[in-house]
Source information
Transfer RNA from a Candidatus Margulisiibacteriota bacterium, 72 nucleotides, folded computationally. Rfam family: tRNA.
């Protein structure tokens, strides 16, 4: 350089056109405990950027950015 794959809460991930964008762990608050841990409850927190298609895009298409794999 060519081809292919991936990008969603702090982390790991589900969701493949109409979802309140869900879960686990973590963080925070409360309960419990002499304290810590564990447990229970609650709350906060996300769609890589730009354009296109569409009534509607996290989802489909294009370009870019970043990461990974194969190949020379």
């Nucleotide at each position: 350089g060519g081809c292919c794959c991936c990008a969603u809460c702090g982390u790991c991930u589900a969701g493949g056109g109409g979802u309140u964008a869900g879960g686990a762990c973590a963080c925070u608050a409360g309960c419990u405990u002499u304290u810590c841990a564990a447990g229970c409850u609650a709350a906060g927190a996300a769609c890589c950027g730009g354009g296109g298609u569409u009534c509607g895009a996290u989802u489909c298409c294009c370009c870019g950015u970043g990461g990974g794999g194969c190949u020379a």